Small-subunit ribosomal RNA, central domain from an uncultured rumen bacterium, 349 nucleotides, folded computationally.
The full RNA is in RNAcentral, with records from ENA and SILVA.
The coordinates come from a structure-prediction model, not an experiment, and the mean pLDDT is 89.
It matches the Rfam family "Bacterial small subunit ribosomal RNA". Its family is annotated with ribosome and structural constituent of ribosome in the Gene Ontology.
Context: one part of a larger RNA
RNA sequence: CUGGGUGUAAAGGGUGCGUAGGUGGCGAGGCAAGUCAGAUGUGAAAUGCCGGGGCUUAACCCCGGAGCUGCAUUUGAAACUGCCUUGCUGGAGUGCAGGAGAGGCAGGCGGAAUUCCUAGUGUAGCGGUGAAAUGCGUAGAGAUUAGGAGGAACACCAGUGGCGAAGGCGGCCUGCUGGACUGAAACUGACACUGAGGCACGAAAGCGUGGGGAGCAAACAGGAUUAGAUACCCUGGUAGUCCACGCCGUAAACGAUGAAUACCAGGUGUCGGGGCCAUAGAGGCUUCGGUGCCGCAGCAAACGCAGUAAGUAUUCCACCUGGGGAGUACGUUCGCAAGAAUGAAACUC
Numbered sequence: 001c002u003g004g005g006u007g008u009a010a011a012g013g014g015u016g017c018g019u020a021g022g023u024g025g026c027g028a029g030g031c032a033a034g035u036c037a038g039a040u041g042u043g044a045a046a047u048g049c050c051g052g053g054g055c056u057u058a059a060c061c062c063c064g065g066a067g068c069u070g071c072a073u074u075u076g077a078a079a080c081u082g083c084c085u086u087g088c089u090g091g092a093g094u095g096c097a098g099g100a101g102a103g104g105c106a107g108g109c110g111g112a113a114u115u116c117c118u119a120g121u122g123u124a125g126c127g128g129u130g131a132a133a134u135g136c137g138u139a140g141a142g143a144u145u146a147g148g149a150g151g152a153a154c155a156c157c158a159g160u161g162g163c164g165a166a167g168g169c170g171g172c173c174u175g176c177u178g179g180a181c182u183g184a185a186a187c188u189g190a191c192a193c194u195g196a197g198g199c200a201c202g203a204a205a206g207c208g209u210g211g212g213g214a215g216c217a218a219a220c221a222g223g224a225u226u227a228g229a230u231a232c233c234c235u236g237g238u239a240g241u242c243c244a245c246g247c248c249g250u251a252a253a254c255g256a257u258g259a260a261u262a263c264c265a266g267g268u269g270u271c272g273g274g275g276c277c278a279u280a281g282a283g284g285c286u287u288c289g290g291u292g293c294c295g296c297a298g299c300a301a302a303c304g305c306a307g308u309a310a311g312u313a314u315u316c317c318a319c320c321u322g323g324g325g326a327g328u329a330c331g332u333u334c335g336c337a338a339g340a341a342u343g344a345a346a347c348u349c
Base pairs, nucleotide, nucleotide: 003321004320005319006318007303008302012317014201015200016199017198021194022193023192025088026087027086028085029084030083031082033081034080035077036076037075038074039073040072041071042070049065050064051063052062053061054060091191092188093187094186096183097182098181103177104176105175106174107173108172109171110154115149116148117147118146119145120144121143125136126135162169163168206247207246208245209244210243211242215241216240220236221235222234223233258316259315260314261313262312263311266294267293268292269291270290271289272288273287274286275285276284277283298305299304322349323348324347331342332341333340334339
């Protein structure tokens, strides 16, 4: 390079938007670049192949033939690809009418609970554990009642329910705003798919500046346990967790399953729409989109997957190529740093 692969054996990029590129629906006409056919020239000889021949044979040598799959010129063909012109509506999109949703951002509001403060009642314990102790408490704790402060999170509803590209999103209200779905069929007329680079988003932790700090809680301190106990258990407790702005750019970022399209038995639940029937009653039939389970063919090493494919095909991207060394070293880029990205070799089995 080719081949074969990527759910779990090595291997799908964390996710989207999109540039170049690659690929691309149905018809008509044209061109003839690709493609196909014919002709001409060339494709030196030797070598190689086939058939003969000569040295005693072979190696070696000689003769003949095919071939040299190529290139150029030229004459044609027009199915397919391409290019040009023109048309279409099924792909895609716009507009219209609707309902659903923790989709996003901002502002406001609410109740329960924890903690703390103040006051009242009240007295000796409270707390914690396997058992204890550290700790708190006669300077009145814990319990209980009333009032207040403050921060964070939103019980029930709640559901293999919903929404979002992924990360993720859950009290209530308002405003702004993105997407999907259904119906009808007015408009555009292939406008599409994928996407190297690029750009944007991206849990938690972490970082910078400034706030905030109730609860929880790395580090840390103490008490236990233990042979020890730099742990598990307990009492405390600081960063942090929260907010604003700016970084970081990772994850078992998982469905460990890239995106798109088409096709290929069924059954059953659920969510959002539509249609038909109905004793228009909570029902039945059907259809589109989502989300689950079971299951045939097929696939698979097996497990299992199975219209949400890991089936049958096509297009495009990413990635793999024995284990360790190693996601290391070096270099480079990015970052305030932590580090991230890219990413070897010697050696060894």